[in-house]
RNA sequence: CGCAGAGUAGGUGUCAGGGCGUUAAGUGCCCGGUGAACAGGGAGUUGUCAUCGGGACGAAGAGGAAGAUCCGCGCGAUCCUGAAACCGCAUCCCGCUGCC
Numbered sequence: 001c002g003c004a005g006a007g008u009a010g011g012u013g014u015c016a017g018g019g020c021g022u023u024a025a026g027u028g029c030c031c032g033g034u035g036a037a038c039a040g041g042g043a044g045u046u047g048u049c050a051u052c053g054g055g056a057c058g059a060a061g062a063g064g065a066a067g068a069u070c071c072g073c074g075c076g077a078u079c080c081u082g083a084a085a086c087c088g089c090a091u092c093c094c095g096c097u098g099c100c
Stems, first nucleotide, its partner, number of pairs: 002099004010087003014083006020076003029055008040094004061073001063071003
């Protein structure tokens, strides 16, 4: 030099706990703005995440006690935290480990 490989942030659904909504917010989809993160170092997107604005679509409630709130049961592509599992630098350069 060449070949092979490791590792992160984070993401996904599941389970548990705690909230929110059920008087429809949130989620998901589309458009635009702003910002952030992306293995040990550097760069970094048309990808990811957060947030703001706009648009279209759109829902599962029912029971008990009571007296205007509470309780438990549900429901929502609902939010947060935790757990194990799975996936995991878009990509480029260098580095690291192994082999020749």